Context: one part of a larger RNA
RNA sequence: GGCGCAUGGGGGAUGUCUCGGCAUUAGAAGGCGAUGAAGGGCGUGGAAGUCUGCGAUAAGCCCGGGGGAGUUGACAAACGAGCGUUGAUCCCGGGAUUCCCGAAUGUUCCUACGCUGAAUCCAUAGGCGUGUGGAGGCAAACCCGGUGAACUGAAACAUCUAAGUAGCCGGUGGAAAAGAAAGAAAAUCGAUUCCCUCAGUAGCGGCGAGCGAACGGGGACCAGCCCAAACCGCGGGGGUUUUCCUCUGCGGGGUUGAAGGGCCUUCCAAAUGGGAGUUACCAAGUAGCCUGUUAGCAGAACGGCUUGGAAUAGCCGGCCAUAGAGGGUGACAGCCCCGUAAGCGAAAGCAGCGCUGCCUCCCGGAGGGUACCUGAGUAGGUCGGGGCACGUGAAACCCCGACUGAAUCCACGGGGACCAUCCCGUAAGGCUAAAUACUCUCUAAUGACCGAUAGCGAACUAAGUAGGGCGACUGAAAGAUGAGAAGAACCCCUGCUAGGGGAGGAAUGUGAACCUGAAACCAUGUGCCU
Numbered sequence: 001g002g003c004g005c006a007u008g009g010g011g012g013a014u015g016u017c018u019c020g021g022c023a024u025u026a027g028a029a030g031g032c033g034a035u036g037a038a039g040g041g042c043g044u045g046g047a048a049g050u051c052u053g054c055g056a057u058a059a060g061c062c063c064g065g066g067g068g069a070g071u072u073g074a075c076a077a078a079c080g081a082g083c084g085u086u087g088a089u090c091c092c093g094g095g096a097u098u099c100c101c102g103a104a105u106g107u108u109c110c111u112a113c114g115c116u117g118a119a120u121c122c123a124u125a126g127g128c129g130u131g132u133g134g135a136g137g138c139a140a141a142c143c144c145g146g147u148g149a150a151c152u153g154a155a156a157c158a159u160c161u162a163a164g165u166a167g168c169c170g171g172u173g174g175a176a177a178a179g180a181a182a183g184a185a186a187a188u189c190g191a192u193u194c195c196c197u198c199a200g201u202a203g204c205g206g207c208g209a210g211c212g213a214a215c216g217g218g219g220a221c222c223a224g225c226c227c228a229a230a231c232c233g234c235g236g237g238g239g240u241u242u243u244c245c246u247c248u249g250c251g252g253g254g255u256u257g258a259a260g261g262g263c264c265u266u267c268c269a270a271a272u273g274g275g276a277g278u279u280a281c282c283a284a285g286u287a288g289c290c291u292g293u294u295a296g297c298a299g300a301a302c303g304g305c306u307u308g309g310a311a312u313a314g315c316c317g318g319c320c321a322u323a324g325a326g327g328g329u330g331a332c333a334g335c336c337c338c339g340u341a342a343g344c345g346a347a348a349g350c351a352g353c354g355c356u357g358c359c360u361c362c363c364g365g366a367g368g369g370u371a372c373c374u375g376a377g378u379a380g381g382u383c384g385g386g387g388c389a390c391g392u393g394a395a396a397c398c399c400c401g402a403c404u405g406a407a408u409c410c411a412c413g414g415g416g417a418c419c420a421u422c423c424c425g426u427a428a429g430g431c432u433a434a435a436u437a438c439u440c441u442c443u444a445a446u447g448a449c450c451g452a453u454a455g456c457g458a459a460c461u462a463a464g465u466a467g468g469g470c471g472a473c474u475g476a477a478a479g480a481u482g483a484g485a486a487g488a489a490c491c492c493c494u495g496c497u498a499g500g501g502g503a504g505g506a507a508u509g510u511g512a513a514c515c516u517g518a519a520a521c522c523a524u525g526u527g528c529c530u
Base pairs, nucleotide, nucleotide: 001529002528003527004526005525006524007523008522009521015515016480017479020450021449022447023446024445025444026443027442028441029439030438031138032137039101040100041099042055043054044053046079049075050074051073061095062094063093064092065091066090070083071082072081108135109134110133112130113129114128115127116126142173143171144170145169146168147167153160157206183188193220194219195218196217197216203211204210224431225430226429227375231252232251233250234249235248236247237246238245239244257409259374260373261372262370263369264368265367266366267365268364273363274362275361276360277359285358286357287356288355289354290352291351292350293349294348296344297343302317303316304315305314306313318335319334320324326338327337328336380404381403382402383401384400385399386398387397390416411426412425413424414423415422467474468473487514490502491501492500493499
């Protein structure tokens, strides 16, 4: 010096654990805001650094309810000073307070009313005022509308694709959107939406890459209505050709395709009745009860011996169970504790697409005639685009721009160019629950989900923190003594410090750099070889 072994150091792998995460299910809730939000700043405690709470009434004030012995939040003990069976702390409901910034606030905007008031007579614009009412901003996703890429794929690339996606803007709601046939293609069906299927089919497509239905069938859920017009009544303005024309307000009426309605006419019927309702249609409440929820109450049944530091272990003998879910307790507990099953509970707030009463609203049918009404710069056309699975194609259908431009029920639209026949439907006004989508959030629960390089970026008094960046933004590391601090009194060595040796204690090789404590690496001792 090498190799091996032993002992230690070093290091923090591994194992075990988990007040954290992840995913999902069911239910709830789905908003907050000028009565000042979300989010911040600064304060606030006897002393006060951070977190939490709170707001100059400042870890709190008042009232009601619950609860019942301790208590003045956490790191975090100690000290000091208090509070409490005349019921504190604590939990729930309601109320008060709630600094400054922030929509941030008004000389803003819309709107109502009043006053005033031009060119220009009336009027209007405008101005002024008000204690008329409202808006503004924030918020995870879902939804609707507007706008709208590129990478990429096509093994290049331009049509095409990615994709009407991402992004940006606007807006509503707890859902949104859609919606009561100018349906669909079978002599059919009867609003919309969603799921499965039809079907990777029919089709579209530099017929490349790719894109990709519908009808029909099966389910979920079901709900239908209101205007405009004809006509009738009441009223107002204008014109002047004054028994007329025209514009307009209110009430009634009426709302559809087997056309329906109006008007005229004929006939039948009846109510001490029938029906409906506050989620829409569809006007509009009120009261009570119930259910749920926001604190809670109560809740069965075990002892002995042995081992051990400790019994939940082993042995013996019992018990409860509508409760043997789960967690904790010095090792593994149905019967020790918290709970669990079944049951009970609210002064006050909230919710109910729960019930009842009061209340409110509605209620004819048939035949004949008449030809009064039934949504116009609309439908359609041409040109240019867009959407439809459909890329201009034979391209219907729907929407937009420009230019045009009908018919009026003997009518009009559709049936994928177009024409006829036939059939189906009734556009150019509006509303509409449920089935559906989502989860910032709450409650309960579950897991062949993770277990500290994992799982959220974040298990930790101190994470969107420290740190980085001019900034937009980026962004960590960091868990475990022990059953209990019993956190090592006392003694000894010493530089009086670190460290170590005794003692104590189940163990200290659990000693705070603290469970376990692998490897690299280092050291000491020793064996063999050289």
Large-subunit ribosomal RNA, domain I from a Planctomycetaceae bacterium, 530 nucleotides, folded computationally. NCBI's taxonomy places the organism under Bacteria, Planctomycetota, Planctomycetia, Planctomycetales, Planctomycetaceae. The coordinates come from a structure-prediction model, not an experiment, and the mean pLDDT is 81.